[in-house]
Context: one part of a larger RNA
RNA sequence: GACGAACGCUGGCGGCGUGCCUAACACAUGCAAGUCGAACGCGUCUCGCCAAAGCGGCGGUCUUCGGACCAAAGCGGCGGCAUUUAGACGAGUGGCGGACGGCUGAGUAACGCGUGAGAAAUCUGCCCUUAGGUGGGGAACAACUCUCCGAAAGGAGAGCUAAUACCGCAUAAUACAUUGAGGUGGCAUCACCCCAAUGUCAAAGAUUUAUCGCCUUUGGAUGAUCUCGCGUCUGAUUAGCUUGUUGGUGAGGUAAUGGCUCACCAAGGCGACGAUCAGUAGCCGAACUGAGAGGUUGAUCGGCCAGAUUGGGACUGAGACACGGCCCAGACUCCUACGGGAGGCAGCAGUGGGGGAUAUUGCGCAAUGGGGGAAACCCUGACGCAGCAACGCCGCGUGAAUGAUGACGGUCUUCGGAUUGUAAAGUUCUUUAAGUUGGGAAGAAAUCAAUGACGGUACCAACAGAAUAAGCACCGGCUAACUCUGUGCCAGCAGCCGCGGUAAUACAGAGGGUGCAAGCGUUGUCC
Repeated sequence: GACGAACGCUGGCGGCGUGCCUAACACAUGCAAGUCGAACGCGUCUCGCCAAAGCGGCGGUCUUCGGACCAAAGCGGCGGCAUUUAGACGAGUGGCGGACGGCUGAGUAACGCGUGAGAAAUCUGCCCUUAGGUGGGGAACAACUCUCCGAAAGGAGAGCUAAUACCGCAUAAUACAUUGAGGUGGCAUCACCCCAAUGUCAAAGAUUUAUCGCCUUUGGAUGAUCUCGCGUCUGAUUAGCUUGUUGGUGAGGUAAUGGCUCACCAAGGCGACGAUCAGUAGCCGAACUGAGAGGUUGAUCGGCCAGAUUGGGACUGAGACACGGCCCAGACUCCUACGGGAGGCAGCAGUGGGGGAUAUUGCGCAAUGGGGGAAACCCUGACGCAGCAACGCCGCGUGAAUGAUGACGGUCUUCGGAUUGUAAAGUUCUUUAAGUUGGGAAGAAAUCAAUGACGGUACCAACAGAAUAAGCACCGGCUAACUCUGUGCCAGCAGCCGCGGUAAUACAGAGGGUGCAAGCGUUGUCC
């Protein structure tokens, strides 16, 4: 000097940041990934027209004034017609997205990371782009209905049905495979271009008629995968290690090279230039320190990797061997009718525990970004904000000027005085911040309009009154800052040297002083 700090004393405000370093310990509760009806069928609810009985009683007629009769609107609704339109909700089939975003650092000394090359050994949904196509059929399964089993979770059987779900057929090349001819190039296997022949493979519709989709194909972009050179901690009180091991041939597998796997063959391969083993550790951009060289660190932010209760496995898919998917096994927790089931916060909050120690079960999708959708819109604990904490950095304030009878009080004293000290009081001013009142944004852009969580916040104006706001450590030397009293090798101090045994500037208190200041000290760690 620095810190993701902690502890002690103290504590006014604001801005911007930061905040489980320990138990990758266990987790109550809520939320964190959905969306599309312009792919599809179904269920529930709501919205129609005609008209009888009945209810109703505007108005009217008669009246013996008690009442009687006719009767419009409206309500009603057995039944009939239309079986259509529109909307909402629910689960289901189907599509896209749940491989991103978010978290953590356990493992890993490794092509994991960094850097530089290579893939003539590769894949790539959505997006852009090139050239074409979108013909004609079929069979099912959910939902639904019925029956049944189960405490539940859930399941079984029978029957019906739609599609952009599934399956054949047709067509088809600049696609793919094989064969043949030619040309160009290279880095060995070879690559590219062109021609010919044979064989193989596709599709889906919706709609408000504007479009959006679907299939094949060319190139790109993006993303991913693989290989290699160099670099990447400590230990020799770890010296030998290795049998798919090292190489070859063939096959399998993969998007693809490869002992990646297998069969056979050979006996190799690594190692004092440190193999193997053991310990420790995510790596980097960077951060801290230092004149630099270097040393140390790897919080926040960004890139890469790895992990998702422990171990293993695959499925789906363009992409996973998948945090909030599936299966199996283990441990743990919960439910149970004891037969059997359910779960995974290293997402955001929050709880217990551990610890010296680390925050709210907050608001909003207004902005930015992401997923779905033609769109409206929906979802988004990403994100934007707010809350808590002097945890850090920065800024501001706690008043300014004047004021000597150098007041009172305190302390010291050689008793004269000195000092606290212009300090206070007093006088004259100011009002930052805090407070009250009034006004009040930008952030909003995407066509007009509408749309702000923050927030009546920032900011502006007015008002009142010095009013509401200073502590902490030190004062023997190093090291800025001195006296008195108490204590008497006691009590105590201490980073080092060292103080204390009766005149202690070193202990304790006081007065005074020095340093820093909303902080000051101590402890820990690094340079």

The part of an RNA shown here (small-subunit ribosomal RNA, 5' domain) has 527 nucleotides and comes from an uncultured Clostridiaceae bacterium. The full RNA is in RNAcentral, with records from ENA, Greengenes and SILVA.